[in-house]
Context: one part of a larger RNA
Molecule: small-subunit ribosomal RNA, 5' domain
Organism: uncultured bacterium
RNA sequence: GACGAACGCUGGCGGCGUGCUUAACACAUGCAAGUCGAACGGUGACGCUGGAGCUUGCUCCAGCUGAUCAGUGGCGAACGGGUGAGUAACACGUGAGCAACCUGCCCUUGACUCUGGGAUAACCCCGGGAAACCGGAGCUAAUACCGGAUACGAACCGCACAGGCAUCUGCGUGGUUGGAAAGUUUUUCGGUCAAGGAUGGGCUCGCGGCCUAUCAGCUUGUUGGUGGGGUAACGGCCCACCAAGGCGACGACGGGUAGCCGGCCUGAGAGGGCGACCGGCCACACUGGGACUGAGACACGGCCCAGACUCCUACGGGAGGCAGCAGUGGGGAAUAUUGCACAAUGGGCGAAAGCCUGAUGCAGCGACGCCGCGUGAGGGAUGAAGGCCUUCGGGUUGUAAACCUCUUUCAGCAGGGAAGAAGCGAAAGUGACGGUACCUGCAGAAGAAGCACCGGCUAACUACGUGCCAGCAGCCGCGGUAAUACGUAGGGUGCAAGCGUUGUCC
Numbered sequence: 001g002a003c004g005a006a007c008g009c010u011g012g013c014g015g016c017g018u019g020c021u022u023a024a025c026a027c028a029u030g031c032a033a034g035u036c037g038a039a040c041g042g043u044g045a046c047g048c049u050g051g052a053g054c055u056u057g058c059u060c061c062a063g064c065u066g067a068u069c070a071g072u073g074g075c076g077a078a079c080g081g082g083u084g085a086g087u088a089a090c091a092c093g094u095g096a097g098c099a100a101c102c103u104g105c106c107c108u109u110g111a112c113u114c115u116g117g118g119a120u121a122a123c124c125c126c127g128g129g130a131a132a133c134c135g136g137a138g139c140u141a142a143u144a145c146c147g148g149a150u151a152c153g154a155a156c157c158g159c160a161c162a163g164g165c166a167u168c169u170g171c172g173u174g175g176u177u178g179g180a181a182a183g184u185u186u187u188u189c190g191g192u193c194a195a196g197g198a199u200g201g202g203c204u205c206g207c208g209g210c211c212u213a214u215c216a217g218c219u220u221g222u223u224g225g226u227g228g229g230g231u232a233a234c235g236g237c238c239c240a241c242c243a244a245g246g247c248g249a250c251g252a253c254g255g256g257u258a259g260c261c262g263g264c265c266u267g268a269g270a271g272g273g274c275g276a277c278c279g280g281c282c283a284c285a286c287u288g289g290g291a292c293u294g295a296g297a298c299a300c301g302g303c304c305c306a307g308a309c310u311c312c313u314a315c316g317g318g319a320g321g322c323a324g325c326a327g328u329g330g331g332g333a334a335u336a337u338u339g340c341a342c343a344a345u346g347g348g349c350g351a352a353a354g355c356c357u358g359a360u361g362c363a364g365c366g367a368c369g370c371c372g373c374g375u376g377a378g379g380g381a382u383g384a385a386g387g388c389c390u391u392c393g394g395g396u397u398g399u400a401a402a403c404c405u406c407u408u409u410c411a412g413c414a415g416g417g418a419a420g421a422a423g424c425g426a427a428a429g430u431g432a433c434g435g436u437a438c439c440u441g442c443a444g445a446a447g448a449a450g451c452a453c454c455g456g457c458u459a460a461c462u463a464c465g466u467g468c469c470a471g472c473a474g475c476c477g478c479g480g481u482a483a484u485a486c487g488u489a490g491g492g493u494g495c496a497a498g499c500g501u502u503g504u505c506c
């Protein structure tokens, strides 16, 4: 000098930040991922129109509109948010490569969107179960599912030409294989195939960044080859066979520790330490394992299995996962509200209106930090009183107070009162923050100062008490009867809404 700090004493206001560093300990409760009726079949409140019955203001029937609800289907749930356990590794940083790869939504270009079919949930009926839920029979729709036709190009095989970086790549030609979906009010929004782009990812390699030799040898899918499987893709990634290799004092292997970086702190720099907030990457989601779906996961608020724990139970069986936001217990020196709003920014769905959004925007709490402001200003000597000291003359507190003249920041009260609104909506209208910021007026010095230190280092001295006691102390060291070093008081010094102490780093 610095801090995500804590502790002691003290504490007026505001702005901007910041706040479980410990138990990746366990979690009550609420919320944190939905949306689309312009994909589909049902349900069908309210309202409108027409008709019938009459009890003249109700009932019924038909049609229209269509709120709502569960279901089928689509997209999203792989983003956003959290944490740092594991990891010494191509995990990260940086620079390259992929003639070894994928990419939903988006953009560009070209072509197409023809013709059929069978189901199933919802629903109705029956049954089982305490529940979670499950079984059977029947009916039905689709942008759900499955056939057929077409398809230059796509994939595979063969031939020829050109290029390159070993495998190869591009182009031409012949053979084989394979796809499409409608809905709506016109515009329109869609669907399929192919090529390219953009974005996002996957893989490989060079180099770089901890400690330990009181770890010296390590390794059998190990190292390489042939063939195959698997993957979007190369590869012992996996498998069969063959060979006996591969790594290591330039530190293999083992042990310990640790998420990495942009950065942050310190320092003249070199360097050293750290990786909280913010941003990028990685890993994880009660513990371990596994796959499914999907463009994308081996998936925090999905599934299955095992385990520990908790809960419900009719004992047969079931349910759960806050390292999301709040909040609780526990641990700890220690770390906040079970708040408001989708108004803005952004995200998902939707043609849109809109819905959802504990992302986010705000508010609350904490001097935790930084910055700013205030606690008054000028005058005022009989140098008042009081305190303290005294050589008893006086000195000091001290222009300090009183008193006079002013000012009114901040806080208080009253009146006015935003920008943020671009947008969306036919229009009316639409701001959580917030009656906030800000402006104006009013009253009155009025409501607002402490903490540490004063032996030397180091700025600031006396008195009393105590008497190697009580105590102080960062180092040197003070205290045993005149202690500037302990305690108190007066005075002083330094900082100041803070001041000290402790811890850690330079």
Stems, first nucleotide, its partner, number of pairs: 001505003005502005012373006018366002020331001025329003029326003034075003039072002042069001047064008082284003092208007101201002106197008114148004123138001125136004154177006161170003210256003217247003222244008259281004263274004286307005309320004337363001339362003345359001346357004376406004386397004410447001412442005420433001423430002450495005455476003461490005471478002